Context: one part of a larger RNA
RNA sequence: CCCGCACCUAGACGGAAAGACCCCGUGCACCUUUACUACACCUUAGCCCUGACUUAUGGGGUUGUCUGCGCAGGAUAGGUGGGAGGCUUUGAACCUGGGUUUUCGGACUCAGGGGAGCCGACGGUGAGAUACCACCCUGACGAUUCUGUGGGUCUAACCUCAGGUCCGUUAUCCGGAUCAGGGACACGGCUAGGCGGGUAGUUUGACUGGGGCGGUCGCCUCCUAAAUUGUAACGGAGGCGCUCCAUGCUUGGCUCAGGCUGUUUGGAAAUCAGCCGUCGAGUGCAAGGGCAUAAGCCAGGCUGACUGCGAGACGUACAGGUCGAGCAGACACGAAAGUGGGACCUAGUGAUCCGGUGGUUCUGCAUGGAAGGGCCAUCGCUCAACGGAUAAAAGGUACGCCGGGGAUAACAGGCUGAUCGGAGCCAAGAGUUCACAUCGACGCUCCGGUUUGGCACCUCGAUGUCGGCUCAUCGCAUCCUGGAGCUGUAGAAGGUUCCAAGGGUUAGGCUGUUCGCCUAUUAAAGCGGUACGUGAGCUGGGUUCAGAACGUCGCGAGACAGUUCGGUCCCUAUCUGGUGUGGG
Numbered sequence: 001c002c003c004g005c006a007c008c009u010a011g012a013c014g015g016a017a018a019g020a021c022c023c024c025g026u027g028c029a030c031c032u033u034u035a036c037u038a039c040a041c042c043u044u045a046g047c048c049c050u051g052a053c054u055u056a057u058g059g060g061g062u063u064g065u066c067u068g069c070g071c072a073g074g075a076u077a078g079g080u081g082g083g084a085g086g087c088u089u090u091g092a093a094c095c096u097g098g099g100u101u102u103u104c105g106g107a108c109u110c111a112g113g114g115g116a117g118c119c120g121a122c123g124g125u126g127a128g129a130u131a132c133c134a135c136c137c138u139g140a141c142g143a144u145u146c147u148g149u150g151g152g153u154c155u156a157a158c159c160u161c162a163g164g165u166c167c168g169u170u171a172u173c174c175g176g177a178u179c180a181g182g183g184a185c186a187c188g189g190c191u192a193g194g195c196g197g198g199u200a201g202u203u204u205g206a207c208u209g210g211g212g213c214g215g216u217c218g219c220c221u222c223c224u225a226a227a228u229u230g231u232a233a234c235g236g237a238g239g240c241g242c243u244c245c246a247u248g249c250u251u252g253g254c255u256c257a258g259g260c261u262g263u264u265u266g267g268a269a270a271u272c273a274g275c276c277g278u279c280g281a282g283u284g285c286a287a288g289g290g291c292a293u294a295a296g297c298c299a300g301g302c303u304g305a306c307u308g309c310g311a312g313a314c315g316u317a318c319a320g321g322u323c324g325a326g327c328a329g330a331c332a333c334g335a336a337a338g339u340g341g342g343a344c345c346u347a348g349u350g351a352u353c354c355g356g357u358g359g360u361u362c363u364g365c366a367u368g369g370a371a372g373g374g375c376c377a378u379c380g381c382u383c384a385a386c387g388g389a390u391a392a393a394a395g396g397u398a399c400g401c402c403g404g405g406g407a408u409a410a411c412a413g414g415c416u417g418a419u420c421g422g423a424g425c426c427a428a429g430a431g432u433u434c435a436c437a438u439c440g441a442c443g444c445u446c447c448g449g450u451u452u453g454g455c456a457c458c459u460c461g462a463u464g465u466c467g468g469c470u471c472a473u474c475g476c477a478u479c480c481u482g483g484a485g486c487u488g489u490a491g492a493a494g495g496u497u498c499c500a501a502g503g504g505u506u507a508g509g510c511u512g513u514u515c516g517c518c519u520a521u522u523a524a525a526g527c528g529g530u531a532c533g534u535g536a537g538c539u540g541g542g543u544u545c546a547g548a549a550c551g552u553c554g555c556g557a558g559a560c561a562g563u564u565c566g567g568u569c570c571c572u573a574u575c576u577g578g579u580g581u582g583g584g
Stems, first nucleotide, its partner, number of pairs: 001584008010576003014571002022405004027401002029397004035202005042194007051154016068137001075130001078136005085119003094113008158182003163179006205217003214234001218240006241386001242284001243343002248302007256280001258276005282291002285348001287346003306329004312323003318387001331340003354380007362373002412459001413457001414455003418452001420448006429439002466541001467539003471533001472530005479504003482499006506520005547565004551560003
């Protein structure tokens, strides 16, 4: 060196299972509820099934009889019209008694008596004039009819699956008969309202240095933005979701802030005078850009904060957005030239559908109309997740499932090294004196890659995760043992620094613990790396499935780097590597 055999498992990111964790999908399922919307159940009402009689009490119609009072006026004048007469032996005035009503004065009426007159017109009062007739109004009573409501009674619908008897029938069903009980109720049907996780179908946004929590989502201004434009981030700063009939148009005029000087009350600052004053004031509101010829500040007159258009441009994926001379009409101001289609400019916003309102020489299902529609104008969205999925929507899952992702988290590695550990430099100071025996502020320069992080680069068709046990191996920034220097080293014991990794570095109690505290020792009881070494070597106490409980949170399903009890750890070694042994 080659080939075996027996054995060990460090590696082959070993085998097994298209990761159960995590994220994603306009995926699924099941569960919850004060998510949304339905449906069942329950309930209320009306109508039908559903009939008879009686009583009480409403409403409407028809009809009859009545009713009606401010003041003035004979006095109780409902309204309007007609009207010069009307009533009366078929019983007038008047008297007696009764009833109804009342504004207490009367009005109406019935019975008896009585036996011939009474009323109106005129006049007067008044807004209106009386008898009598007609129509009507307010309210009352009677009759009749229609229609309700409440109570009572009935029997014939209907009910009797816990009533009896008989028959089919040797039958606890069913059907029929009959008796009895209930009874127009109940049951049932239809329509409408309420309630309604009992059930069902669904919804429950995105961005995001993983996700969640938080924040944000449209528009305007500035910076980032790299001297045209444009340009991202959970980059740095602020605003808007309006306002104003004058804060608009025009014509004419004016100049601010501030400073100095002067001047009663009067002061730093009120009003006044003079001088200086290019812009520092002011601009309805944030910022930027503008603005003194003013876009700033006043005054006069007005309504162009117009109608119909619009060459041509800016900007731009589209949709939207922006500027606009000029033409026609009718106007405002100005002597005129002219200016005026809101505001110094850039925010002050919402597509489409659906619906409302006004107008219209449009349309109009045979025709004429109408309904409806169109067109013009206008209104209704924090559709703010602001290019707006619906008119209408929240949660749980550790009982979970599927499709995917190392496009994205938790372990480990990698990069980085803020944090962490270590070293050095400077030397203010402490050290009685003296910076440097020892310590060392404010700072600076490095190193390491053991902490907590940042990043998200291999791995999600799987790289098993804390601690212990076993077995180790390496570094040295050395705990002990060894050798040195300095000392604020008398000796002993120390302090500090340098060299040094050969060997060594205990046993217990508590805790799952690593760590730590404690006990007793020791020369010493070192710090780290090795996938926080080592689960195809062991364990499985912790963490991290399914069960259960407590506290807390939640209406709930459930949840909690809160606690508690319980809880399946597979692999016969092919290769590399290693140990032992044998052959060539």
Molecule: large-subunit ribosomal RNA, domain V
Organism: Acidobacteriota bacterium